[in-house]
RNA sequence: AGAGUUUGAUCCUGGCUCAGGAUGAAUUCUGGCGGCGUGCUUAACACAUGCAAGUCGAGCGAAGCACCAUGAAGUUUUCGGACGAAUUGGUGACUGAGCGGCGGACGGGUGAGUAACGCGUGGGUAACCUGCCUCACACAGGGGGAUAACAGUUAGAAAUGACUGCUAAUACCGCAUAAGACCACAGCACCGCAUGGUGCAGGGGUAAAAACUCCGGUGGUAUAAGAUGGACCCGCGUCAGAUUAGAUAGUUGGUGAGGUAACGGCUCACCAAGUCGACGAUCUGUAGCCGGACUGAGAGGUCGAACGGCCACAUUGGGACUGAGACACGGCCCAGACUCCUACGGGAGGCAGCAGUGGGGGAUAUUGCACAAUGGAGGAAACUCUGAUGCAGCGACGCCGCGUGAGUGAAGAAGUAUUUCGGUAUGUAAAGCUCUAUCAGCAGGGAAGAAAGCCUCGCAAGAGGGAUGACGGUACCUGACUAAGAAGCCCCGGCUAACUACGUGCCAGCAGCCGCGGUAAUACGUAGGGGGCAAGCGUUAUCCGGAUUUACUGGGUGUAAAGGGAGCGCAGACGGUAUAUCAAGUCUGGAGUGAAACCCCACAGCUCAACUGUGGGCUUGCUUUGGAAACUGGUAAACUAGAGUGCUGGAGAGAUAAGCGGAAUUCCUGGUGUAGCGGUGAAAUGCGUAGAUAUCAGGAGGAACACCGGUGGCGAAGGCGGCUUAUUGGACAGUAACUGACGUUGAGGCUCGAAGGCGUGGGGAGCAAACAGGAUUAGAUACCCUGGUAGUCCACGCCGUAAACGAUGAAUGCUAGGUGUUGGUGAGCAAAGCUCAUCGGUGCCGCCGCAAACGCAUUAAGCAUUCCACCUGGGGAGUACGUUCGCAAGAAUGAAACUCAAAGGAAUUGACGGGGACCCGCACAAGCGGUGGAGCAUGUGGUUUAAUUCGAAGCAACGCGAAGAACCUUACCAAAUCUUGAGAUCCAGUUGAAUUAAGGGUAAUGCCUUAAGUCCUUCGGGACAACUGAGACAGGUGGUGCAUGGUUGUCGUCAGCUCGUGUCGUGAGAUGUUGGGUUAAGUCCCGCAACGAGCGCAACCCUUAUUUUCAGUAGCCAGCAGUAAGAUGGGAACUCUGAAGAGACUGCCAGGGUUAACCUGGAGGAAGGCGGGGAUGACGUCAAAUCAUCAUGCCCCUUAUGAUUUGGGCCACACACGUGCUACAAUGUCGUAAACAAAGAGACGCAAACCGGCGACGGCAAGCAAAUCUCAAAAAUAACGACCCAGUUCGGACUGCAGGCUGCAACCCGCCUGCACGAAGCUGGAAUCGCUAGUAAUCGCAGAUCAGAAUGCUGCGGUGAAUACGUUCCCGGGUCUUGUACACACCGCCCGUCA
Repeated sequence: AGAGUUUGAUCCUGGCUCAGGAUGAAUUCUGGCGGCGUGCUUAACACAUGCAAGUCGAGCGAAGCACCAUGAAGUUUUCGGACGAAUUGGUGACUGAGCGGCGGACGGGUGAGUAACGCGUGGGUAACCUGCCUCACACAGGGGGAUAACAGUUAGAAAUGACUGCUAAUACCGCAUAAGACCACAGCACCGCAUGGUGCAGGGGUAAAAACUCCGGUGGUAUAAGAUGGACCCGCGUCAGAUUAGAUAGUUGGUGAGGUAACGGCUCACCAAGUCGACGAUCUGUAGCCGGACUGAGAGGUCGAACGGCCACAUUGGGACUGAGACACGGCCCAGACUCCUACGGGAGGCAGCAGUGGGGGAUAUUGCACAAUGGAGGAAACUCUGAUGCAGCGACGCCGCGUGAGUGAAGAAGUAUUUCGGUAUGUAAAGCUCUAUCAGCAGGGAAGAAAGCCUCGCAAGAGGGAUGACGGUACCUGACUAAGAAGCCCCGGCUAACUACGUGCCAGCAGCCGCGGUAAUACGUAGGGGGCAAGCGUUAUCCGGAUUUACUGGGUGUAAAGGGAGCGCAGACGGUAUAUCAAGUCUGGAGUGAAACCCCACAGCUCAACUGUGGGCUUGCUUUGGAAACUGGUAAACUAGAGUGCUGGAGAGAUAAGCGGAAUUCCUGGUGUAGCGGUGAAAUGCGUAGAUAUCAGGAGGAACACCGGUGGCGAAGGCGGCUUAUUGGACAGUAACUGACGUUGAGGCUCGAAGGCGUGGGGAGCAAACAGGAUUAGAUACCCUGGUAGUCCACGCCGUAAACGAUGAAUGCUAGGUGUUGGUGAGCAAAGCUCAUCGGUGCCGCCGCAAACGCAUUAAGCAUUCCACCUGGGGAGUACGUUCGCAAGAAUGAAACUCAAAGGAAUUGACGGGGACCCGCACAAGCGGUGGAGCAUGUGGUUUAAUUCGAAGCAACGCGAAGAACCUUACCAAAUCUUGAGAUCCAGUUGAAUUAAGGGUAAUGCCUUAAGUCCUUCGGGACAACUGAGACAGGUGGUGCAUGGUUGUCGUCAGCUCGUGUCGUGAGAUGUUGGGUUAAGUCCCGCAACGAGCGCAACCCUUAUUUUCAGUAGCCAGCAGUAAGAUGGGAACUCUGAAGAGACUGCCAGGGUUAACCUGGAGGAAGGCGGGGAUGACGUCAAAUCAUCAUGCCCCUUAUGAUUUGGGCCACACACGUGCUACAAUGUCGUAAACAAAGAGACGCAAACCGGCGACGGCAAGCAAAUCUCAAAAAUAACGACCCAGUUCGGACUGCAGGCUGCAACCCGCCUGCACGAAGCUGGAAUCGCUAGUAAUCGCAGAUCAGAAUGCUGCGGUGAAUACGUUCCCGGGUCUUGUACACACCGCCCGUCA
């Protein structure tokens, strides 16, 4: 110090979340030791039991006890005496009641109440008190009467009393005394902030005392002072709510009295009517306050446990008594609730003291030891008391410290995990060897904290003496001993350090946010490994931080949330120039205070640290005092630049009232006139023969004011538009006479405020919510049409809102320009005017600057100042409740629960649009021929089936994979057979074969039998092959094309797709690639912050069209010879073939075009502007197709989902679709006899000729591995003839019979031939396809596959058209631009209703 999350990406706004620290914590898992701290945050809920405040005999009397003495009566006697109830006296460091004194007002607990002089801080008391303590001074004389205890009687269950009698005091009460005190009176001096205070002097009045003694002393009374502690008053500060705006009768003040320690409405009587409040009274909610604690860079925010100060409370409420002090936690009285006792009459009690119990709760400890220390109460003291306190116990609750070992150790052990099987990781980790002993355990020793008080001596200062330890046999020290006893928790997708395997399969689950999981999950669960912290670690809760996300430091408001609709204006805030003065703010010096603890620094003590001690700092504040006078403020008297007034002048839909005007609509009357009018995309409703519409004339009535008219004018905004008059507001310019800061803003308040609505009364032409009808539509409560009522208009009153917008509050100053327009003024000039200058308004462009960008830019959204208003994630919601206003409608003010992780702004790139511009394509149009109807072929769907194997699915599946299913193919079905397998590699054993031929058998493979039949050798064996056996494995056309490679389709042969550097932009991105032309083309040219480049285009390649050269057989034949025949000789001219060249490049001309690219036309040329055709397919899109061509990850099967065989199926058939063939005929069909190709194929072959057959074909057989031979006949065409418009001499389906060919086999299920049979069909609905020239159409030929089996496919040539005006429209595509809430990208997104 930041990070994640809105988007395809970007910048911004903005919320949510995380990383940090903290806690009186709680909780999961785990847990070795010690030190120091800390521990009911909830029920101020209720409490059993024990303890927490007593002490003094040196205040007092009595009693008891112990001892000593005395000792009557009596007993006894050794006659000396002894004992001795009672009595009397005394002693005691004895005991517990009572009177008395002091203390129970401290200490300890809690935070309920309290928003208050309660607390904090600083002052005041001239308005006060103060026991014990200190100091000073003066005293203490002499009397009196009671009372408890006690005794007796008596009431009661008890608690507790009642009566009678006795007695004492440091208990109580008079009297005396009075320096001093107090009270009233009156005088002088001095002083003060008012009342007043102090000192001195006068006479009058009032009030005291207590004794005890160890003889040392202690105690008592009065006064004064001090100290301590308290009381009261005041300034300032001290939570939230206005959806709490008025509160208050002792209330505010006065006079008098009472009361108090004291002031005071503190209380009372009377008088007055005040007092508090937007600077927030009153009310409501919440809360003890502070020093401080946590956090934070700080400012702040949150908290107020422990420790310390203050306050309040003591079961709830009230009250007083005593006392120096209380309205009293362990005192009293009363009342309430609760608990307990009871004889039912009546009594007792108060843990928010320490322990402890129940309860509540997520949650918080022992009914411990000791007064040894510190402190407190009493006492002269010893001493007693002390749950204060000191210690111990329990709890990882927190902080701090220590340990759980250290060194060496590679065979990198075993195990585990993973693996590409090679390894890698765990890992020097372990084991092993060497060493050490902190802690715990054992043994021995063993503290400090303790010195006073006390006693003795001493006049004193002081000296000496002996005693006292809860903690605790604790801390600490020493010794021996063993690595033995001591590690877990969380996390590993990003934020955030740390990764793999398996399981699971949108299931189980995780999750702080984003999110993960639908068969290869680094996100779930487990394991291995790793990371972090560590006796703890995670989670939960809360606070601060990050969050500048309430912004004082330190934010905003054009579009993200946010400027009030506008003005006037009280309070408030802020305020021009110069002088003097004051000193409130301000600055500065001194003083007091700001408790201690805490915090910071230094040093020191516990072995360190935590902890503790000492010193310093800090305590930013308040008070007081001295000084300064610039600035703010106050005062005084001035100024004129702000503001205002006066005078002069012009502009204007500014306002109000009254009057006037013309055009138009509608209506009424009359005339002319006749069949329609009106309305719409098209219609209909409607009006009209009862005379409409149209047209002319006259009249009525209401509303609005064409042209001018203009980002022109005026007004605060809303708003204002015919003309005239009256009244009236404001602004502007000029002038510089007057006032002299009079100003700006403005919470509340007041006023104005479009449309619409409401009330009362008018008015009503047109328009027109509601409503009615007609259309449209799936519907149409709409858009369109015909009507039509409120309303719109006027007067008066209300409402008070709008996208009331410039989405931009008002005011002032400053900060480049340019150009319009409007109102005024001035100057100049050559003057219907122009130019310059200036003030006010209103627009556009644009620099600096600002801004997230868009944009704003002297009319700021710039730079500054002042004041007001408003905002703080989206939804819920401008809703609910409350209040105010309103006749109502409603307006103003204005939440929460709950819910989401976004909502949003600007800009970017795409995609899309029934947006725009431009362009292209057999895209349309113009044409030609088809499909769709028929029959058949073929493919698909569906259905059926044991099986009809599988795939392909809009274009881009459907004569597609399949260039050819009778068996095979074959993947499917039925049946049968095999299990290391049909075939591959490795191992062991046996054998010598392998192979060929024959036979048997089976549905068939399998199976059985017979015969023939190796090589090399160093003689050990080897090679090779077969069989048998075991297991590794084989095998799979099984799944996943959404795990993949490869291949392919498609957009599309469309002209696009990108990069480097530079530049622009915060950035995504842009530029280049856009623009003007041009092209088939991002083709080329020009221009340009771009300059270049790449993949595409084009070209290079093949073929075809022309020609040259060379070559001349198997091809050719002009001339020569020659023949039946280019058969032969010969020729090399021609055709043709092969190779190598040439040729075409807008090269030339003219015109157009920017002197360009290029276009149009022409010449020449075989060919002309890409000459025709082919191959060639950019970045990418479709999770497009294919796991069944092949390859391949993972999953699955393994006597089967593998392998083999026979038969069947893939060929089924109500039906639907696609692609084709043949036709429907005369541009035809049939027959006869004739002509002209190209390109191919051929040995498992093509086959001539000849013979046979009507024919398919058969027989025999020449030639040819091919420019030689063969297939091979080309057909359409032309000629001649027949047919004569018909279901035909068209058409040939279907069927019968007889044959041929291939093949192991032709039934399911082949092709061909002959004869016979002769179906539908007479040009095809909606719709739809192909084609722009050697093309369509039409005609035949060949080939691949192939034993056989094309109407399919791939090629070849023959004959050979029509049309294209053109780009409005349909489809597809390209470029630019625009809008977008889309980005899975319009097959999008999204709203409402219902389920």
Record summary
Predicted 3D model of a 1395-nucleotide RNA (small-subunit ribosomal RNA) from an uncultured bacterium. RNAcentral holds the sequence, with entries from ENA, Greengenes and SILVA.